RNA sequence: AAAUACUAAUGAGGAUGGGUGAAAUUCCCUACCGGUGGUUAAAGUCCACAAGCCUUUUUAUAAAAAGGUUGAUCUGGUGAAACUCCAGAACCGACAGUAUAGUCUGGAAGGGAGUUAGUAUAA
Numbered sequence: 001a002a003a004u005a006c007u008a009a010u011g012a013g014g015a016u017g018g019g020u021g022a023a024a025u026u027c028c029c030u031a032c033c034g035g036u037g038g039u040u041a042a043a044g045u046c047c048a049c050a051a052g053c054c055u056u057u058u059u060a061u062a063a064a065a066a067g068g069u070u071g072a073u074c075u076g077g078u079g080a081a082a083c084u085c086c087a088g089a090a091c092c093g094a095c096a097g098u099a100u101a102g103u104c105u106g107g108a109a110g111g112g113a114g115u116u117a118g119u120a121u122a123a
Stems, first nucleotide, its partner, number of pairs: 003121008017029003031103002033093002035049004044091002052069008073089005095106003
C1' cells in the first nucleotide's frame, strides 16, 4: 500500500410561454431535467447497482431478512479503441393524491447504491 472493522461528512435534477375548459404546472402545442459503479474514450438509453412497487417469512406492529418486479437509440463522422466523443434525428421516466403528472403536493427532516476523510487491527 491493499484488506477488514468502526466513526464522521456527503449522497437527484426539472413546467418557460401559450391553447381548451367550471376545473389541468396533469390534456394539446412549446419548454425543461438526467442518481451510483463499470466499460480500451467522457453513457438518462450498453452491463450492473440503488430508490420505488409486489410477495413471503421472522419477530410482534413497526422493523428485519429473503425472493420477485422495474423504462428508453439509431444513423453518419473521427479514432488503435466510442450504442459513451462530434453532427443529425429519436426515445424513456415508481407509488399515492388531484382533470389523466418524469417536472406540483405527499410518504421523505425517510431510505440508499456509492463517494470522501479519519481511527483501529494485522502484516

Predicted 3D model of a 123-nucleotide RNA (FMN riboswitch aptamer (RFN element)) from Iocasia frigidifontis.
NCBI's taxonomy places the organism under Bacteria, Bacillati, Clostridia, Halanaerobiaceae, Iocasia.
The prediction has a mean pLDDT of 79.
The sequence is in RNAcentral, with records from Rfam.
It matches the Rfam family "FMN riboswitch aptamer (RFN element)". Its family is annotated with FMN binding in the Gene Ontology. About the family: The RFN element is a highly conserved domain that is found frequently in the 5'-untranslated regions of prokaryotic mRNAs that encode for flavin mononucleotide (FMN) biosynthesis and transport proteins.